RNA sequence: AAGGCGGGACGAUCUGCCGCGGCAGAAAUGCUGAGGAAAGUCCGGACAGAGCAGGGCACCCUGCUGCGGAAAGCGCAGGUGGGGGUAACCUUACGGACGCCGUAACAGAGAAUAACCGCCGUCGCAAGACGGCAAGGGUGAAAACGCGAGGCAAGAGCUCACGACGCACGGCAGCGAUGACGUGCGGGUACGGCACCAGGGUCUGCAAGACCAAAUAUACCGGCAGCUGAGGGCGGCCCGCCUGAUGCCGGGGGGUAGGUUGCGAAGAUAAAUGGCAGAACAAAACAGAAACCGGCUUACGGUUCCGCCUUGUUU
Numbered sequence: 001a002a003g004g005c006g007g008g009a010c011g012a013u014c015u016g017c018c019g020c021g022g023c024a025g026a027a028a029u030g031c032u033g034a035g036g037a038a039a040g041u042c043c044g045g046a047c048a049g050a051g052c053a054g055g056g057c058a059c060c061c062u063g064c065u066g067c068g069g070a071a072a073g074c075g076c077a078g079g080u081g082g083g084g085g086u087a088a089c090c091u092u093a094c095g096g097a098c099g100c101c102g103u104a105a106c107a108g109a110g111a112a113u114a115a116c117c118g119c120c121g122u123c124g125c126a127a128g129a130c131g132g133c134a135a136g137g138g139u140g141a142a143a144a145c146g147c148g149a150g151g152c153a154a155g156a157g158c159u160c161a162c163g164a165c166g167c168a169c170g171g172c173a174g175c176g177a178u179g180a181c182g183u184g185c186g187g188g189u190a191c192g193g194c195a196c197c198a199g200g201g202u203c204u205g206c207a208a209g210a211c212c213a214a215a216u217a218u219a220c221c222g223g224c225a226g227c228u229g230a231g232g233g234c235g236g237c238c239c240g241c242c243u244g245a246u247g248c249c250g251g252g253g254g255g256u257a258g259g260u261u262g263c264g265a266a267g268a269u270a271a272a273u274g275g276c277a278g279a280a281c282a283a284a285a286c287a288g289a290a291a292c293c294g295g296c297u298u299a300c301g302g303u304u305c306c307g308c309c310u311u312g313u314u315u
Base pairs, nucleotide, nucleotide: 001311002310003309004308005307006306007305008304009303010302013279014278015277016276017275018274020033021032022031023030024029035286039297040296042295043294044293045292047205048204049203050202059201060200061199062198063197064078065077066076067075068074079094080093081092082091083090084089095196099194100193101192102191103190104189116137117136118133119132120131121130122129123128145163146162148160149159150158165186166185167184168183169182170181172179173178209261210260211259212258218253220251221250222249223248224247225246231243232242233241234240
């Protein structure tokens, strides 16, 4: 210098003019007014209502270790196995049995009680039949641990040495997951699930919920009038006719409209948070609060800081 990896910070600011919402004020006017994700609504909480004596089962979620945290499908650090990268580093899985169950497309003889080719033995003139064999070939994403020696009819962890893997035990290191070492044991590949263990989980969400409260109708209570006819109908009034037990006034609870609260140093009401000019030649990306808080995830033009890796050059 080029390319890359990891981790942060910022996401515009100031001035003038014109606007919009909220609050204060009699007014003039003053103060204040979106984000790092306000987003997705995925997880947790707080708050609220419903439910609920107490306990258990079932069901669901989480699942390596330590620390943090109110908690979290949360964060940080670490462990083991797999995958990617020259590297910095990235990514993924992880309680639980060498036990059980299920699945393994296509290809292939066979996907877990392996005999297609092949090798070996016996019989047979031969074709072939029967039996043994997982060493070699072939198929496949995956084929029964690698390699050497012994062994054998041919072979094979069949046996042995070394190694890889798994499990158990031992002392050592570590808070721990675990590691390296030693000893013993094991041989059925991959993926998924299961007894059990530990922790957690009732449901619904601020349009939750709380308070005040018209008009109209009215439970209930009181007063007055009323079959000696109240009231209603015959389109206004009187008479008349028909009908026949309620009518009027006051009190009053619940509920509705509406208001207040929940509700905030933006803020609720169909809902403001903007525009222009100048200040460097530039203001752009994703995006727009709707009850609140902690996370996660996703989107994002550009600016900037720190650490590290690879390659090349120079000193």